Predicted 3D model of a 358-nucleotide RNA (Bacterial RNase P class A) from Thiohalophilus thiocyanatoxydans. It was read from a public genome assembly, where an Rfam model found it.

RNA sequence: AGAGUCGGCCUGACAGUCGCUCCGCCGCCGGCGGGGAGGAAAGUCCGGGCUCCAUCGGGCGGGAUGCCAGGUAACGCCUGGGAGGCGCGAGCCUACGGAAAGUGCCGCAGAAAAUAUACCGCCCAAGCCGCGCAAGCGGCCGGUAAGGGUGAAAUGGUGCGGUAAGAGCGCACCGCGCCGGUGGUAACACCGGUGGCAGGGCAAACCCCAUCCGGAGCAAGACCAAAUAGGGGAACUGGCCGCAAGGCCACGUGUGGCCCACACGGUUCCCGGGUAGGUCGCUAGAGGUGCGCGGUGACGCGCAUCCCAGAGGAAUGACUGUCCACGACAGAACCCGGCUUAACGGCCGACUCUUUCU
Numbered sequence: 001a002g003a004g005u006c007g008g009c010c011u012g013a014c015a016g017u018c019g020c021u022c023c024g025c026c027g028c029c030g031g032c033g034g035g036g037a038g039g040a041a042a043g044u045c046c047g048g049g050c051u052c053c054a055u056c057g058g059g060c061g062g063g064a065u066g067c068c069a070g071g072u073a074a075c076g077c078c079u080g081g082g083a084g085g086c087g088c089g090a091g092c093c094u095a096c097g098g099a100a101a102g103u104g105c106c107g108c109a110g111a112a113a114a115u116a117u118a119c120c121g122c123c124c125a126a127g128c129c130g131c132g133c134a135a136g137c138g139g140c141c142g143g144u145a146a147g148g149g150u151g152a153a154a155u156g157g158u159g160c161g162g163u164a165a166g167a168g169c170g171c172a173c174c175g176c177g178c179c180g181g182u183g184g185u186a187a188c189a190c191c192g193g194u195g196g197c198a199g200g201g202c203a204a205a206c207c208c209c210a211u212c213c214g215g216a217g218c219a220a221g222a223c224c225a226a227a228u229a230g231g232g233g234a235a236c237u238g239g240c241c242g243c244a245a246g247g248c249c250a251c252g253u254g255u256g257g258c259c260c261a262c263a264c265g266g267u268u269c270c271c272g273g274g275u276a277g278g279u280c281g282c283u284a285g286a287g288g289u290g291c292g293c294g295g296u297g298a299c300g301c302g303c304a305u306c307c308c309a310g311a312g313g314a315a316u317g318a319c320u321g322u323c324c325a326c327g328a329c330a331g332a333a334c335c336c337g338g339c340u341u342a343a344c345g346g347c348c349g350a351c352u353c354u355u356u357c358u
Stems, first nucleotide, its partner, number of pairs: 001354010012323007020036007038329001042340002045338005050217004057260004062213005067081005082096001083094004097208002102206002104202003119148002121144003127140005156174006175197001176195008221280004231271006238249004251265004287306008324327001
């Protein structure tokens, strides 16, 4: 100097005039003071807080996650580690439990994709036939899966020996199974022994295993006021024991489906009518910031400090001037922790590779 990798931050600013909205105060319909859209507010994909059913247990079914260990209120998230793969590297990716419980699939091509096999080849030692003086040639029978071909994948791989030619047929190493040891919390890694050794892939196929899971949602829900038609219809309204109280069964209802349990019982369902106005919920939090300590890290603990939108058909708009990085993606609606997607530009830090100079 160039090319990269990972992480973090900002997201127009300042001033003036008028306007909008929330809170507080005041001498009160006006004034003063303070505050007023995001890093994703988006998608509504996960997890919760909160509210109600409700008193909340069990089973089936269904769904979700899927290496190990931590973090967290929790998670399908985050951090660290392991394994496999990609990259020269910094780094990146993974839907990463089980194929020896079972079922299923692997089209076409190819001889053959499972009860494994022989298209081209190789051998023809042993046996038979034909030709030939003989060497030998050809055929049948037989042996073979090392070579070639097809394919994503061909039944462990490479090498040596051996054989008629070959083959774990034998041996060495690698792979695989089993047993043991060492290190590690663990996933796993390494080492040793042993066995010629069950042909592979797919579970983001059904399935098996482990762990987890009530439901509905701020249009949840609570209160006040007002109005209407306390209207019409349907089901059950029963049985048994008991002097009675009451108990049992049946029936009905109870916020995903079914069953049991439990609770309630004049209960439930259908049609029709009225109201839809106001207040709360509604913003002080699993909160932000700074410093210290612990931890590889996510994060935790302690101290200090701050209050930072609460609209309600939906508040931040208009004008002027200046600056420069010339402004992208984009507007809260109960709140929070994540993930994913969009996108102009700017800033900072660490690390890798290449080249040159000292």

Its mean pLDDT, the model's own confidence on a scale to 100, is 77. Rfam family: Bacterial RNase P class A. Rfam links the family to the GO terms dimeric ribonuclease P complex, tRNA processing and ribonuclease P activity.